A computed fold for a 1513-nucleotide RNA from proteobacterium BHI80-73, annotated as small-subunit ribosomal RNA.
[in-house]
RNA sequence: AGAGUUUGAUCAUGGCUCAGAACGAACGCUGGCGGCGUGCCUAACACAUGCAAGUCGUGGGAGAAAGUCUCCUUCGGGAGACGAGUAAACCGGCGCACGGGUGAGUAACACGUGGGUAACCUGCCCCAGAGCCUGGGAUAACACACCGAAAGGUGUGCUAAUACCAGAUAGUUCCCUGCUUCACAAGAGGCAGGGGGAAAGAGGGCCUCUGCUUGCAAGCUCUCACUCUGGGAUGGGCCUGCGGCCUAUCAGGUAGUUGGUAGGGUAACGGCCUACCAAGCCUACGACGGGUAGCUGGUCUGAGAGGAUGGUCAGCCACACUGGCACUGAGACACGGGCCAGACUCCUACGGGAGGCAGCAGUGGGGAAUAUUGGGCAAUGGGCGAAAGCCUGACCCAGCGACGCCGCGUGGAGGAUGAAGGCCUUCGGGUCGUAAACUCCUGUCAGAGGGGAAGAAAGCAGCAGGGUUAAUACCCCUGUCUGCCUGACGGUACCCUCAGAGGAAGCACCGGCUAACUACGUGCCAGCAGCCGCGGUAAUACGUAGGGUGCGAGCGUUGUUCGGAAUCACUGGGCGUAAAGCGUGCGUAGGCGGCCUCGUAAGUCCAACGUGAAAGCCUUGAGCUCAACUCAAGAACUGCGUUGGAUACUGCGAGGCUUAGAGUGCGGGAGAGGCAGGCGGAAUUCCCGGUGUAGGGGUGAAAUCCGUAGAUAUCGGGAAGAACACCGGUGGCGAAGGCGGCCUGCUGGAACGCAACUGACGCUGAGGCACGAAAGCGUGGGGAGCAAACAGGAUUAGAUACCCUGGUAGUCCACGCCCUAAACGAUGGACGCUGGGUGUCGGGAGGUAUCCUUCCCGGUGCCGUAAGCUAACGCGUUAAGCGUCCCGCCUGGGGAGUACGGCCGCAAGGCUAAAACUCAAAGGAAUAGACGGGGACCCGCACAAGUGGUGGAGCAUGUGGUUUAAUUCGAAGAUACGCGAAGAACCUUACCCGGCCUUGACAUCCCGAGAACCUCCCAGAGAUGGGAGGGUGCUACUUCGGUAGAGCUCGGUGACAGGUGCUGCACGGCUGUCGUCAGCUCGUGUCGUGAGAUGUUGGGUUAAGUCCCGCAACGAGCGCAGCCCUCGUGUCCAGUUGCUAACGGUCCGGCCGAGCACUCUGGACAGACUGCCUGGGCAACCAGGAGGAAGGUGAGGACGACGUCAAGUCAUCAUGGCCCUUACGGCCGGGGCGACACACGUGCUACAAUGGGCAGGACAAUGAGACGCGAUACCGCGAGGUGGAGCAAAUCUAUAAACCUGCUCUCAGUUCGGAUUGCAGUCUGCAACUCGACUGCAUGAAGCUGGAAUCACUAGUAAUCGUAGAUCAGCCAUGCUACGGUGAAUACGUUCCCGGGUCUUGUACUCACCGCCCGUCACACCAUGGGAGUUGAGUUCACCCGAAGCGGGGAAGCUAAACCGGCUACCCUCCACGGUGGGCUCAGCGACUGGGGUGAAGUCGUAACAAGGUAAC
Repeated sequence: AGAGUUUGAUCAUGGCUCAGAACGAACGCUGGCGGCGUGCCUAACACAUGCAAGUCGUGGGAGAAAGUCUCCUUCGGGAGACGAGUAAACCGGCGCACGGGUGAGUAACACGUGGGUAACCUGCCCCAGAGCCUGGGAUAACACACCGAAAGGUGUGCUAAUACCAGAUAGUUCCCUGCUUCACAAGAGGCAGGGGGAAAGAGGGCCUCUGCUUGCAAGCUCUCACUCUGGGAUGGGCCUGCGGCCUAUCAGGUAGUUGGUAGGGUAACGGCCUACCAAGCCUACGACGGGUAGCUGGUCUGAGAGGAUGGUCAGCCACACUGGCACUGAGACACGGGCCAGACUCCUACGGGAGGCAGCAGUGGGGAAUAUUGGGCAAUGGGCGAAAGCCUGACCCAGCGACGCCGCGUGGAGGAUGAAGGCCUUCGGGUCGUAAACUCCUGUCAGAGGGGAAGAAAGCAGCAGGGUUAAUACCCCUGUCUGCCUGACGGUACCCUCAGAGGAAGCACCGGCUAACUACGUGCCAGCAGCCGCGGUAAUACGUAGGGUGCGAGCGUUGUUCGGAAUCACUGGGCGUAAAGCGUGCGUAGGCGGCCUCGUAAGUCCAACGUGAAAGCCUUGAGCUCAACUCAAGAACUGCGUUGGAUACUGCGAGGCUUAGAGUGCGGGAGAGGCAGGCGGAAUUCCCGGUGUAGGGGUGAAAUCCGUAGAUAUCGGGAAGAACACCGGUGGCGAAGGCGGCCUGCUGGAACGCAACUGACGCUGAGGCACGAAAGCGUGGGGAGCAAACAGGAUUAGAUACCCUGGUAGUCCACGCCCUAAACGAUGGACGCUGGGUGUCGGGAGGUAUCCUUCCCGGUGCCGUAAGCUAACGCGUUAAGCGUCCCGCCUGGGGAGUACGGCCGCAAGGCUAAAACUCAAAGGAAUAGACGGGGACCCGCACAAGUGGUGGAGCAUGUGGUUUAAUUCGAAGAUACGCGAAGAACCUUACCCGGCCUUGACAUCCCGAGAACCUCCCAGAGAUGGGAGGGUGCUACUUCGGUAGAGCUCGGUGACAGGUGCUGCACGGCUGUCGUCAGCUCGUGUCGUGAGAUGUUGGGUUAAGUCCCGCAACGAGCGCAGCCCUCGUGUCCAGUUGCUAACGGUCCGGCCGAGCACUCUGGACAGACUGCCUGGGCAACCAGGAGGAAGGUGAGGACGACGUCAAGUCAUCAUGGCCCUUACGGCCGGGGCGACACACGUGCUACAAUGGGCAGGACAAUGAGACGCGAUACCGCGAGGUGGAGCAAAUCUAUAAACCUGCUCUCAGUUCGGAUUGCAGUCUGCAACUCGACUGCAUGAAGCUGGAAUCACUAGUAAUCGUAGAUCAGCCAUGCUACGGUGAAUACGUUCCCGGGUCUUGUACUCACCGCCCGUCACACCAUGGGAGUUGAGUUCACCCGAAGCGGGGAAGCUAAACCGGCUACCCUCCACGGUGGGCUCAGCGACUGGGGUGAAGUCGUAACAAGGUAAC
């Protein structure tokens, strides 16, 4: 410090998420030791039990027991002493207001901080001064009696005090009066006079003084206590400036309220309280109300500024079961005090009583969750005491919990055969891994044994010195003095010794973010997930394992906070289009404000002082072995206050200035600016009349509609309402909305020119006020045209629409409302500054002046790479640039501009304006594509123009479907369907049934045997099984017995074979298709933030990204073309099997001799290149022409760019993975792939006369042939048979047919057509039943040119005719692939259909229009609004009741002292709880109901995105 996530990609916007740190935590797995911390965040819920506040006998009265000893004894016991002036209790003093707990309440002077108190108090403590005199009567304890279950109480009687009361004395205190000093004032100090007010003793010692008397005291002295006074210290009360939560959907609040006067009350000021008077006081700088909350030092986080938080520790506050109240006291309205009320719990004899853990432990409960009913007062601190001491759940320790922080350990070194084992593997190996074993060491922690601290200071006694005193006494103080004595922790820390690697490692993660990868299992299942997202058979994402990574006695998860988040932006953001400028103006408060001078010093700046508690943080140092932790010092505490100083800027006060801001005046002009009144013509419609006749109107086409009762058309006249053509213009005016015929009146504003006046008078503007299109509302008019609603006609699947015919509100006027808008420049207002160019409107200046050019001011437009800004688009002196000021607004999408509340409105509705829930995005600009019922240009048998078909029939063939034991499998729009299959009777064959085999039909290795091999027989459907005979080879060695080897066969063992089993969505290869379409890219450069663009676009041209020109491009590659093959012309070479012009022969056949001229054959070459000419054009090129066999690519072929379709193929082959292994492998026989109600594709043959039949006659080319083609001849009607000449082929082998000639048929289901069927045959083959082809005879079906629709073809093409070949025994071939014969028609043209190319445009598409996407309905779930009501909580008002208690009154009752006293019953005021009624706020539930959200494959339509098919909003 950033990262992931919106997209095909990009930039920016924007949210969500992650990595970090932290915690009083909890949960999961795991767990060795120690130190220091820390531990009910929830029920301020309820509490059993024990303890947590007592102490003082040196204030007082009284006063036990156990036990021990002594004596007595009737042996039961009694008395005395010690125990002991001890325990428990009482009066009295001090304490109990501290310490400890908790955070309910509290938004407040509660807290923090700084001040004030001249408005106050302060026990114990300290300093100083003075005093402590004289009296008095009670009362508790106790005793007796009584009541009560108890708690407790009553009566009578006795007694003491440092208890209580009276008196005396007391200068300074308090009150009153007067004088005086200080002070702004309330007031303070001093002086004088008057009035009121104290006390207590206890203990020790002594005899100096006094008295009595020899030891005491009323005396002295010491200590403690007591009283008064002044001061201090400490602690507190009160007041106050400033600071720190949310909400305006809380906007007005307030009657003791605000102030005054008088009084009361308090320690003290004060409406704190009371009476009277006045009517104030608070509030948008947020009163009042609601919600939440103890505040702070600090803590966490953060670079900081901030944000969050307030547990432990420390300060303050509040509270003590809930509410109220006072008493006592220095201090309380009092946690372990009191009274009353309430709820709850407990006891009870039912009459009545008792209690308050938010003290320490502990219990129940709640909860995800938080400890021991421990030890000790040894230390620190507190209370009491003269002290010893007692008390102390404060505290110090221990216990429990990995809750946190810190430290340590679980061993160290060596050790390769890289062991075993696990995992992976390409089977070679790799890895766990020096890891282990093994060898040598060490000894922390834990364990055992032994030693063993510091924490202790004090205290008491003694001694010494000093003080006090009359005193060497007592007492007090001091001490390097002496002695005695005190440790819970704890035999702990620490140290030594012993043994032995012996007892001690886990958790999470490994797709990206984010460090770390493989295997198996699973198969959108199970599951994971913080976000993006994984899982549908090869998952690094699930589960397990191996391995790895991270941390480590912990590791993860969850929750919360800050950070990242500049994502509330002070530091440090924005608002044209992403969220965001109020519709516009006027203007209040507020904010901001021109030039000069003076003053002031509030802001601002500097210095000093005070304060800013301690702890914490930071720095330095120190102590525990280190650290955590602790101690010390420093720094810091950014703040507040006081004093002094500075005066630039801001403020404040004063004065001045103006060619500067703003305003006024004067002048001549411009304008649909506003309001009112009047006038005008054109048009529409209606009415009347004339002419006139059958239509009109309307549409894509129609119809509804109007018209023979006379329409439309046309002419004349009249009526009415509304709007103002042309001018008219990115022209004008206005703040915006908006404003358009002409004239008149009234009226607002702006610009220009002049420079007379004012002298900062300004800008903005929360609230407020005004204006505000259209629609809408109210009342009254008006109503021609238009026209929601509505009606009808069409369209349509429907058509509540678009189109048509009608038509009412409304549109118009007057008055009054409404107050919204894409009220837009999607751009708030004002001012200043920053290059230009070019129009236009108004005014002005200048000049040669009815015009011109230049300039100035103001407005309104355009261009723009000046610069600058912007995410880009774009903006660009009319800023979205550079600055200043003010206002408004934004903070992810949806829910929602909705609900509730409030305000406004007659209503419609408007303004203000949420939440739950839900999503991981929503959105902007630009880019590349794709698409469009967008545009432009262009091409193609794409259409059109033609020709022939298909679709109808029969048959063939393929497919679907169905059937079947099986009908094997694949191919599926185009791009499957005469396709794989260029040959299914067996085989093929993969399918079915049956019979068999199991190292296998086939490959490699090993062992044993045998040569291999050949012939025959038997059983069986065959596979197979059984048997007989023949036969002994080759190479090397050899001791000639044989051994070994190669090859082959048989048997055996296990490794393995085998699979047309699955996955073409794991793949290679091959192929189809777009498409022979003209495209697809790269390097460098340049442009752009970037995706990307440029090049490749543009102007021409071409079949072509073909070429030319231009150009920030210049080049290049794959494609195009060409190079290749065939055909077309010629030349050369060659001349058999080909050819035959000349010569000869001939059986008349190039047959023979001969020849190679011609044809032909097949090799080489030539030829065509827009080369030449004319015209056009810059060029490329185009048009025409010549020559030529061929002319503009001459014709045809091969050749298929980057890529698309997860296109096709695991069944050609190859291949990863998975699956089968006496079977999913292998062999055999038979069957099936040929089924048949149907449907489709592709074909063949036809329907006839351009034809059929018969007879005769003519002309090809390619290709094939030895397991072959097979001639002549003979036989058969024929298929064919017999036979075998020739031919391994330019030599031999085949009738080419259409065609031509002649005859016949004469329009018919025929002499067309040939299906189907019967019979008889031929051939192939082991075998033609299922299931071959062919032949003959017989039979003669449908069919008379084919609906919607649809296919092919542009020339040697279509059409038509035959021929050959591959496969192949044969053939279901009408298929396919080739070959030649005959041989057309048509193309105006590119509007339309289909496909394609280029450019451009729009886009919400990118799986890319077979896209995207909206709303209702149906279903499920979720949260929420309304809701008759109902329940609860809080609060408020009025009234009633009125406990305890303070206050007031108060006895004739009570009272020992004091009697001018005190107390009480009782009465009054206030008042808690409670009651009744009303209001407000919040919450829960609620039949029913409203919308909303979410949910792989529901329904209906098609609204939006393209001109989205009616532009959208």
Rfam family: Bacterial small subunit ribosomal RNA. Rfam links the family to the GO terms structural constituent of ribosome and ribosome. The source organism's lineage runs through Bacteria, Pseudomonadati and Pseudomonadota. The sequence is in RNAcentral, with records from ENA. Model confidence (mean pLDDT): 85 of 100.